[in-house]
Context: one part of a larger RNA
């Protein structure tokens, strides 16, 4: 000198773009952050319409009348039943909750980076191609009844549906076992073809229909992932030996798949001064800062990968998890309780307490982009788009411009003559960025409709210099000096060093210098 996720002191006008718990991966009140589909299914509710019968009510009509009233029924109204349409939905079922969002605790590791391999693998949804969907069955939630419990919730009995579940048929491909042939490969073998035997499928919905959306099997693609290997990846030798599933083999189990991944048996190996092992520290990278470069330091924002979700362990479901807002167990903590037993997990967005030098709103909207579901309309989306707060960073603009000497007053100083502040002010003439008021008013939005931002940006008109300057320094390094006060005191200080009665070094004032909505100080890096 540069840099910063900065903090502190003094000060503070506007706009744009970024950015904002680095500490306690500490504990969390409250709200929201993952739903959706009624065009898979049976119920239930609401509304409207139709219908027929029954019940009630019901006259201005009719009958009777003791003149009080009684009876009959049409329309209408109410209730029940049936059917249709629209709509809402607790439950069964499907897809999605494995994405998106957060954090960096752990990890020195094939975790990451880079380059390869897979003749050892999986892949929902999407695309392409081929072949199909015949015929049956038994349940169960919802619901009803009953019971237990304070609650969470549980049990029994009975009823019912499906694109839920289960047999049977069929099998072009496919899978399994045993054989044959050809071609190829460095190899365990791969590919193609063929014989025999065995095995495994399916679901419907919408529509008047055409058709559309789905279903099953198989092949290929795309995408995503798993695994293996070469090289690279911090400090300490005041860490020198480490290792028993350890190293290898045979066989078996397990896995999507190779493999001590696991197990039985056998052998005694394996790693290490080219630094094993132990210990410490740390998420890694694209990149960022600095530097002429070599290099050094860092990994916050944004993007890629990894790991984690109160601590530890475990599996289930599923194409995919050993699953942040799923389940089970154990621990700690908090809450409810009728003391028997239950409930919870902000390292999602806001927000609270705590810690700290220190870090924001319990905001608006799904209008755009993207995501989930849906045939669609659409619903959901604290992703995202915006707004709010903070001079936290960077950038831009302003706080007026021109003229104006009797060089006014004041202040400071003086050798008392003056000198400085100083064209500075006043004053004159202008301008209006900004400010305030008014009028108009977007783009972002697509074939139509739809704009949170936002009456915002912007444009025009009006008013009036009006609303807007500080901070540090002035002995040398280092740009900038005098007066007074103090008297080795009070104090200053980055280094050298100032201060003991004439201090340009302390304090105040005037003046000056440098930066400027900032200026200084501190911490850290180069």
């Nucleotide at each position: 000198g540069g840099a910063c996720g900065a903090a502190c002191g003094c000060u503070g006008g506007c706009g744009g773009c970024a950015u904002g718990c680095c500490u306690a991966a500490c504990a969390c009140a409250u709200g929201c952050a993952a739903g959706u589909c009624g065009a898979a299914c049976g119920g239930g509710g609401a509304u409207u319409c139709a219908u027929a019968u029954u019940g009630g009510u019901g006259a201005a009509g009719g009958u009777c009348u003791u003149c009080g009233g009684a009876c009959c029924u049409a329309a209408g109204c109410c209730g029940c039943g049936u059917g249709a349409a629209u709509u809402c939905u607790a439950g069964u079922g499907g897809c999605g909750g494995a994405c998106g969002g957060g954090u960096g605790a752990g990890u020195a590791a094939c975790g990451c980076g880079u380059g390869a391999g897979c003749a050892a693998c999986c892949u929902g949804g999407c695309c392409u191609u081929a072949a199909g969907a015949g015929g049956g069955g038994g349940a169960u939630a919802a619901c009803a009844u009953u019971g237990g419990g304070a609650a969470a919730u549980c049990a029994a009995u009975g009823c019912u549906a499906a694109u839920a579940c289960c047999g049977c048929a069929u099998a072009a491909g496919c899978c399994c076992a045993c054989g044959g042939a050809a071609u190829c490969g460095a190899g365990u073998g791969a590919u193609u073809u063929u014989g025999c035997g065995g095995g495994a499928a399916a679901a419907g919905g919408a529509g008047c229909a055409a058709u559309c959306c789905g279903c099953u099997u198989a092949a290929g693609g795309a995408u995503g992932g798993a695994c293996u290997c070469g090289c690279g990846u911090c400090c300490c030798a005041u860490u020198a030996g480490u290792u028993a599933g350890u190293u290898g083999g045979u066989g078996a189990g397990g896995u999507a798949a190779c493999g001590g991944c696991u197990c039985a048996c056998c052998a005694a190996g394996a790693c290490g001064a080219c630094g094993a092992u132990u210990g410490g520290u740390a998420g890694c990278c694209g990149g960022a800062c600095u530097g002429a470069g070599a290099g050094g330091u860092c990994g916050g924002a944004c993007g890629g990968c990894c790991a984690c979700a109160u601590u530890g362990g475990g599996a289930c479901u599923g194409a995919g998890a050993c699953a942040c807002g799923g389940c089970c167990c154990a621990g700690a903590c908090u809450c409810c309780u009728a003391c028997g037993g239950g409930a919870g997990g902000c390292a999602g967005c806001a927000g609270u307490g705590g810690g700290g030098a220190a870090u924001c709103u319990u905001g608006c909207a799904c209008a755009a982009u993207g995501g989930a579901c849906g045939a669609a309309a659409g619903u959901c989306u604290g992703a995202u788009g915006c707004a709010g707060c903070g001079a936290u960073c960077c950038c831009g603009c302003g706080u007026g411009a021109a003229g104006g000497a009797u060089g006014a007053a004041g202040c400071a100083u003086u050798a008392c003559g003056g000198u400085g502040u100083g064209u500075a002010a006043a004053c004159u003439u202008c301008u209006u960025u900004u400010u305030u008021g008014g009028u108009g008013g977007a783009a972002g939005a697509c074939g139509a409709a739809u704009g949170a931002c936002g009456g915002u940006a912007c444009a025009c008109c009006a008013a009036g210099a009006a609303u807007a300057a500080g901070a540090g320094a002035c002995g040398g390094c280092u740009a900038a000096c005098u007066a007074c006060g103090u008297g080795c005191c009070a104090g200053c200080a980055g280094c050298c060093g100032c201060g003991g009665u004439a201090a340009u070094a302390c304090g105040u004032a005037g003046g000056u210098c440098u930066c400027a909505a900032g200026c200084g100080u501190u911490a850290u890096c180069c």
The prediction has a mean pLDDT of 85. A computed fold for a 526-nucleotide part of an RNA from a Candidatus Absconditabacteria bacterium, annotated as small-subunit ribosomal RNA, 5' domain. The RNAcentral record of the full RNA draws on ENA and SILVA. Rfam family: Bacterial small subunit ribosomal RNA. Rfam links the family to the GO terms structural constituent of ribosome and ribosome.